[in-house]
Context: one part of a larger RNA
Molecule: small-subunit ribosomal RNA, central domain
Organism: metagenome
């Protein structure tokens, strides 16, 4: 390669948007590329197979057919692909009407809480710990009331509850804005799926300029434990965490499950719609569509589990795997200010 796989054994790309390009819904023409059937010409000998025949046989030789799955040319088919040409609504999409959302950005505004600073009341202790100490504290600490500063996150609500494609998102108001669900009905009229490159988003930590800095706290000090302690306790504390503008592009970026579409028992909860039969009416009950959990038939699976939110049954498309190490490393390219990211061996060894 071919094949078999990718929840946990090696393997779904961190996530979207999309370009090439793969695949593609219903129903009629029409050429006839693909397909199919016919027919010519050709597909050297040798070998290979069949039938003979020549060495005493046999390997061997030699004659004759066949076979030569393949090309071309040509005559027809027209049912599947694919083109062209009309049309059609069951996919897609678009008006309308309603609906829930911590989905984004911007400004502003509260409250409780920790520090700090003032001023009072007030007098020895207070922290802290298994237990001390190191620390603060008579220059008056801790407490306790009063009043001001500032940065930062938003108790309850709060929920296997809600939004988003993911990262992710949580006081409260207002502006600007993206997506989603329900309904009836009108229209466009396949316009549709996936998507190699490509663009863009992408937690933390770090980065670079300027701010800002209550609290928290790598590093670092001191203090304890220890045989020792470069740790875990504990007292301090420097980037940092915050903001704004640019970088970085990684994570157990996990459902360790890639995206779409159809099919194949059911039970219970929750969330958000819609229609119904009861009922004054709260409401309750039944049906229905999207989401989100738990249980399970039947299949699946090594197992363990998974089951309408599939790891069951099928198509399409993508991405990835292929004994451990070595090594996600050299080396080369490429991006990054760096840190170091992306692409990626091979010698040797088992």
């Nucleotide at each position: 390669c071919u094949g078999g796989g990718c929840g946990u054994a090696a393997a779904g790309g961190g996530c979207g948007u999309g370009u090439a390009g793969g695949c593609g819904g219903u129903u009629a023409u029409g050429a006839a590329a693909g397909u199919c059937a016919g027919a010519u010409g050709u597909g050297a000998a040798a070998u290979c197979c069949c039938u003979u025949a020549g060495c005493u046989c046999a390997a061997c030789u030699a004659a004759g057919g066949a076979a030569g799955u393949g090309c071309a040319u040509u005559u027809g088919a027209a049912a599947c692909u694919g083109c062209u040409u009309a049309a059609c609504u069951a996919g897609a999409g678009u008006a309308c009407a309603a609906g829930a959302g911590g989905g984004g950005a911007a400004a502003g505004u509260g409250g409780a809480a920790u520090u700090c600073c003032c001023a009072g009341u007030g007098u020895a202790g207070a922290g802290g710990u298994g237990a001390a100490a190191u620390u603060c504290a008579u220059a008056g600490a801790u407490a306790u009331u009063g009043g001001g500063a500032g940065g930062a996150a938003c108790a309850c609500c709060g929920g296997u509850g809600g939004c988003g494609a993911a990262g992710g998102c949580g006081a409260c108001u207002u502006u600007c804005u993206g997506g989603c669900u329900u309904g009836a009905u009108a229209c466009u009229g396949a316009c549709g799926c996936u998507g190699a490159g490509a663009c863009g988003c992408g937690a933390a930590a770090g980065c670079g300029u300027g701010g800002g800095g209550a609290g928290c706290a790598a590093a670092c000090a001191g203090g304890a434990u220890u045989a020792g302690a470069u740790a875990c306790c504990c007292u301090g504390g420097u980037a940092g965490u915050c903001c704004a503008c640019g970088c970085c592009g990684u994570a157990a970026a996990c459902g360790a499950u890639g995206g779409g579409c159809a099919c194949u028992a059911g039970g219970u909860g929750u969330a958000g719609g819609a229609a119904g039969u009861g009922u004054u009416g709260a409401c309750c009950c039944u049906u229905u569509c999207u989401g989100u959990g738990c249980c399970g038939a039947a299949g699946c699976u090594a197992a363990c589990g998974c089951a309408u939110u599939a790891a069951g049954u099928g198509c399409c498309c993508c991405g990835c795997c292929u004994g451990g190490g070595g090594a996600g490393u050299a080396c080369g390219g490429u991006c990054g200010c760096a840190a170091g990211g992306c692409u990626a061996a091979a010698a040797c060894u088992c």